[in-house]
RNA sequence: UCAUCAAGACCGACUGAGGGACAGGCCCGAAGACGUCGGGGCAACCCUGAUAGAGAUAUCAGAAAGGUGCCAAAUCCUGCGGGAGUAUCCCGGAAGAUGA
Numbered sequence: 001u002c003a004u005c006a007a008g009a010c011c012g013a014c015u016g017a018g019g020g021a022c023a024g025g026c027c028c029g030a031a032g033a034c035g036u037c038g039g040g041g042c043a044a045c046c047c048u049g050a051u052a053g054a055g056a057u058a059u060c061a062g063a064a065a066g067g068u069g070c071c072a073a074a075u076c077c078u079g080c081g082g083g084a085g086u087a088u089c090c091c092g093g094a095a096g097a098u099g100a
Base pairs, nucleotide, nucleotide: 001100002099003098004097005096010039011038012037013036014035018028019027020026022079023078024077025076040071041070042069045067046066047062048061049060050059051058052057075095080092081091082090083089084088
């Protein structure tokens, strides 16, 4: 810089008090969360194959090999701006995460 973020995927061992990025909310957590390790799985960004194309690239399929990622809740919700039929909802953005 670009792309994606409402789908999907859990067991065991160890440990022991906080954890969910930040703030507010709301949740998870001694019936053991979070984390580490082992195994398992999900997905399809890179990747592999096919087709089209001069190419850039696009579509479809795969996951056997390899690099990541992920496996509570929409990125848990909101945060800034705009709009509507205004105790709510919609659109866009910021921030964050992941990949190239």
Molecule: SAM riboswitch aptamer (S box leader)
Organism: uncultured Pseudobacteriovorax sp.